[in-house]
RNA sequence: UUAUCAAGAGUGGACGAGAGAAUCGGCUCUGUGACUCCACAGCAACCUGUGUAUAAAGCAAGGUGCUAAUACCGACAAAGUAUAAAAGUACUUUGGAUGAUGA
Repeated sequence: UUAUCAAGAGUGGACGAGAGAAUCGGCUCUGUGACUCCACAGCAACCUGUGUAUAAAGCAAGGUGCUAAUACCGACAAAGUAUAAAAGUACUUUGGAUGAUGA
């Protein structure tokens, strides 16, 4: 820089207190042992191989990645709806921002 991020996929062992990226709010997971690490298993198919017409589909799974909840949800902007005199509040959709992963 660019693509994707509503699908999918867990057991055992070690450790022992927080964890879900960061700040705030919500919600959730967690001594019935979370998070993290290791082993094995699995998911997926970005790269890769194969295939082909220098294409594609399909197939394989070598390099990554991933295996609670949409990237757990929201925060900023626009539009719409409800309520309200207004300010505002709640919800929905779209976009953005931030982040993660691949190339």